């Protein structure tokens, strides 16, 4: 100079949780009830997580807020194992396949260079 690390600017990429309780709607069953299941929606909790989040609104669209730019995330995957009230919780698979980058600045491992002695 320099792999690389650390700041920081622009820029870009990302994510369809699980669950209890209580009202509310709804939808179904037959034993027509203060019944039972099923789905939804607000509240108020537990869980894991960095996040589980707001608003139009309708399954998408835009924001906030994390996170990542090759150790984020996504496919394989309605996978496999294990734990769990429950899951997309763990872990495998995984040295897979995909994946979003550039400027300044700081220090800089081997090596290099260039000056002085």
């Nucleotide at each position: 100079c320099g792999c690389g690390u650390c700041u920081u600017g622009a820029c870009g990429g990302g994510g369809u949780g699980c669950u209890g309780g209580c009202u509310g709607u709804u939808u179904g069953a037959c034993u027509u009830g203060u019944u039972c299941a099923g789905a939804u929606a607000g509240c108020c909790g537990g869980c894991u997580g960095a996040g589980a989040u707001u608003g139009c609104a309708u399954c998408g669209c835009a924001g906030a807020a994390c996170c990542c730019g090759c150790g984020a995330c996504c496919u394989g995957a309605u996978c496999c194992g294990g734990a769990u009230a429950a899951u997309a919780c763990c872990g495998g698979c995984g040295u897979a396949g995909g994946g979003a980058u550039u400027g300044a600045g700081a220090c800089c491992a081997a090596g290099c260079u260039a000056u002085c002695g």
A computed fold for a 117-nucleotide RNA from Marinobacter sediminicola, annotated as TPP riboswitch aptamer (THI element).
The coordinates come from a structure-prediction model, not an experiment, and the mean pLDDT is 76.
The sequence was found by an Rfam model in a public genome assembly.
Taxonomically the source falls in Marinobacter (Bacteria, Pseudomonadati, Pseudomonadales, Marinobacteraceae).